Predicted 3D model of a 74-nucleotide RNA (transfer RNA) from a Pseudanabaenaceae cyanobacterium. Its Rfam family is "tRNA". The family's RNA type in Rfam is transfer RNA. NCBI's taxonomy places the organism under Bacteria, Cyanobacteriota, Cyanophyceae, Pseudanabaenales, Pseudanabaenaceae. RNAcentral holds the sequence, with entries from ENA. Its mean pLDDT, the model's own confidence on a scale to 100, is 81.

């Protein structure tokens, strides 16, 4: 330098052929239970879906540019 993949909650990751309000598990917090702790069960909060532009009635999803990480080739 070229090519490919990844980037969504604090962490690990789903997400479809573009469509209603963006999710799961773990973690956090509150409650339940206990003499107490843990576990169980119930609930709550937490997101500029890496950034920008474009296409569209509508974009996490498509196009283009950029950033970071990983791998391959030279």
């Nucleotide at each position: 330098g070229g090519c490919a993949g990844a980037u969504u909650a604090g962490c690990u990751c789903a997400g479809c052929a573009g469509g209603c309000u963006a999710g799961a598990g773990c973690g956090a917090c509150g409650g339940u239970c206990u003499c107490a702790u843990a576990a169980u069960c119930c609930g709550u909060a937490g997101g500029u879906c890496c950034c920008g532009u474009g296409u569209u009635c509508g974009a996490g999803u498509c196009a283009c540019g950029g950033a970071u990480c990983u791998g391959c080739c030279a």